[in-house]
Notes: This is a predicted structure of a 94-nucleotide RNA (c-di-GMP-I riboswitch aptamer) from a Bacillota bacterium. The source organism's lineage runs through Bacteria, Bacillati and Bacillota. The prediction has a mean pLDDT of 85.
């Protein structure tokens, strides 16, 4: 000089939880709020997990039924503050 790591400084972001709007739900969106967070910025059309199940199929019962309850499969739905990864990115001491 470069790389790595991240005190300090200035800030940022917002769990939980209440309100309110959108959704069948999972969940999002808005406004309080602060659990935490150095990438808790983005990127679900890279993957992995994960949750959710309207339609839809299946299987029971209800005289019968395209109707009712119940139960299973299942994402094309949902999570980037699960996490692999990938882009952008303030300040920099020891």
């Nucleotide at each position: 000089g470069c790389a790595u790591c991240g005190a300090a400084a200035g800030g940022g972001c917002a769990a939980a939880c209440c309100c309110g709007c959108c959704g069948a739900a999972a969940g999002g969106c808005g406004g309080g709020g602060a659990c935490g967070c150095a990438a808790a910025g983005c990127c679900g059309a890279c993957g992995g997990g994960u949750c959710u199940a309207a339609a839809g199929c299946c299987c029971u019962g209800g005289a019968a039924a395209c109707c009712c309850a119940g139960g299973g499969c299942a994402a094309u739905g949902a999570c980037g503050g699960c996490u692999g990864g990938g882009c952008c990115g303030c300040c920099g001491a020891a």